RNA sequence: AGCUCGUUCAAUGUAGUCGCUGGCCUGAAAAAUGGCGAGAGGAAAGUCCGGGCAGCACAGGAUACGAUAGUUGCUAACGGCAACCGCGCGCAAGCGUAGGAAAAGUGCCACAGAAACUAAACCGCCUUAGCUUCGGUUAGGGUAAGGGUGAAAAGAGUGGGGUAAGAGCCCACAGACUUCGCUGGUGACAGCGGGGUGGGGUAAACUCUAUUGGCUGCAAGGAGACCUAGAUACCGUGAUCCGCGGAUGGUCGCUCACCGCUUGACUCUAUGAGCAAUCUUAGAGCUAGAUAGAUGACUACAGGUUGCACUUCGGUGUGAUUACAGAACCCGGCUUACUAGAGCGAGCCGUUC
RNA sequence: GGGGGUGUAGCUCAGCGGUCAGAGCAGCGGGCUCAUAACCUGUUGGUCGUUGGUUCAAUCCCAACCACCCCCACCA
Repeated sequence: AGCUCGUUCAAUGUAGUCGCUGGCCUGAAAAAUGGCGAGAGGAAAGUCCGGGCAGCACAGGAUACGAUAGUUGCUAACGGCAACCGCGCGCAAGCGUAGGAAAAGUGCCACAGAAACUAAACCGCCUUAGCUUCGGUUAGGGUAAGGGUGAAAAGAGUGGGGUAAGAGCCCACAGACUUCGCUGGUGACAGCGGGGUGGGGUAAACUCUAUUGGCUGCAAGGAGACCUAGAUACCGUGAUCCGCGGAUGGUCGCUCACCGCUUGACUCUAUGAGCAAUCUUAGAGCUAGAUAGAUGACUACAGGUUGCACUUCGGUGUGAUUACAGAACCCGGCUUACUAGAGCGAGCCGUUC
Repeated sequence: GGGGGUGUAGCUCAGCGGUCAGAGCAGCGGGCUCAUAACCUGUUGGUCGUUGGUUCAAUCCCAACCACCCCCACCA
């Protein structure tokens, strides 16, 4: 000098004036008035996953239809996260990875090409017979080593032997797959040794294996009184069957209001366990709740970034700019949008001295 | 707020993973006509919403994003 990883902070602050939405106080009560205090995000977004919560059996069995896919762990749960394994890329630190089974079965592999998965003979090579102007030519057979086509040519490379010519046809070495044993590891797997095999690709095609999902979503849903009926009926369980449950009918009453609604797998600090994700223990704290949808506007000062000018290099003056976006039941993730960067820590590689 | 669906030519729509993505209408040129329409004939026009991935090969399969459309409440 270059590069990699992790982490923290920032993207505005203060004061004043005028508003808006809740809470508490004031007020006999309601309203009004006045006072005090609070009032968006890292993504509140997309709604892509998962959970809580609610209703229907505290959601039960089978089928259908989906979802996921290395291992071990974390978690309320997950398709998320962490660590590790394998593979690919990189000199390296590291980064990426929809990563089960193609040796259960079915399907597909266009065009080109002789042949596209029960292989196949176009050129070439070798050979038999006929003809021959002795250059070849016709018909048949052998051959997958070479050429050509194609994304892919039968799927084990190199060397040797072998043969009419060739070929794992045979042998040696190297490698692949599979299986057995030993060693290490919780495991994926790795290392070593022995036996066997010669098998195209595709599962983000059907399928198989393992695991897993009941359905619907806060526009869910909740909140009365009385009368009557009692079943192989009807209705409900939001795919079907089983199973299960039940006033399902009538009269009165209520109405865009209330509850659900914000104290929660919550936040902060410390502590201990763990490589980490995460968890234990202790203390402290309360931090929006609207319903056509509040969280805003103006002024002043101070900041951040940046252009220009001046400079005694400390700054000064002036202009521009200050993102993406905004709660709507609540959480855990993922993804996407955006900026203007700044700091700290750890590590890698090379060059020069 | 929640749920579902659709994007292919200017418009309306087709399109078993395979040569070059098509059809009708519209547009443009020519013919017919005195002229226009109709009719006949020829022709132009596509980043298949965008970006990545799977595959030899993607409009088609998968993922993320973008745009548009539809439906759902309290009345027990």
Predicted 3D model of RNase P RNA and transfer RNA as a complex of 429 nucleotides. Rfam match: Bacterial RNase P class A. Rfam's curators write: Ribonuclease P (RNase P) is a ubiquitous endoribonuclease, found in archaea, bacteria and eukarya as well as chloroplasts and mitochondria.